Lysine riboswitch aptamer from a mouse gut metagenome, 170 nucleotides, folded computationally.
Rfam family: Lysine riboswitch aptamer. Rfam describes the family as follows. Riboswitches are metabolite binding domains within certain messenger RNAs that serve as precision sensors for their corresponding targets.
Model confidence (mean pLDDT): 79 of 100.
The sequence is in RNAcentral, with records from MGnify.
[in-house]
RNA sequence: UGAUAGAGGCGCGGUUGCCAAGAGUACCCUCCACAGUUCCCGACAGGCCGCGGGGAGGCGAAAGGGGCUGCCGCCGAAGCGCCGGUUUCAGUCUGUGAAGCAGGAAGCUGGGCCGCCGGAGAAUAUCCGGCGGACUGUCACACCGUUUCAAUCGGUGUGGAGAGCUGUCA
Numbered sequence: 001u002g003a004u005a006g007a008g009g010c011g012c013g014g015u016u017g018c019c020a021a022g023a024g025u026a027c028c029c030u031c032c033a034c035a036g037u038u039c040c041c042g043a044c045a046g047g048c049c050g051c052g053g054g055g056a057g058g059c060g061a062a063a064g065g066g067g068c069u070g071c072c073g074c075c076g077a078a079g080c081g082c083c084g085g086u087u088u089c090a091g092u093c094u095g096u097g098a099a100g101c102a103g104g105a106a107g108c109u110g111g112g113c114c115g116c117c118g119g120a121g122a123a124u125a126u127c128c129g130g131c132g133g134a135c136u137g138u139c140a141c142a143c144c145g146u147u148u149c150a151a152u153c154g155g156u157g158u159g160g161a162g163a164g165c166u167g168u169c170a
Base pairs, nucleotide, nucleotide: 001170002169003168004167005166006165009075011074012073013072014071015070017068018067019066028058029057030056031055032054034052041050042049043096044095045094046093047092048091078109079108080107082104083103085101086100087099088098089097110136111135113133114132115131116130117129118128119127120126138160139159140158141157142156143155144154145153
């Protein structure tokens, strides 16, 4: 230097089935009053377009996301950010926002947990980001102990980052 195999642990991601929530919500039906030029509704703003929006009653979902179990692939596992493309949210146009899909480049993060702030979300669930905190694994350095001395092993402190660390082979 290359190949190969591994380690961190509430470890990462995917997926089947079941369950809760979504929600007595949306849609639909009946009745009542109002009625559009303005105000209501059509994700946000503006324009165009449409007419429908509101109240009561009846019926009554689903998706995304989540929990648990099993299975699968793994240890930059994976996540986020950037670039352009495309689809949806939506009757249409422009702009914006959000979500999804595939690609590019190679920027950030060792890992999980807790707290605060922000975003997505129906949500208190959960996910994502930022900041802070201790913890943990790894290596380096310093000191201490073990040791005749070293090596090894253990402990303490400081610091770094996964393009790292350890083992084997060439």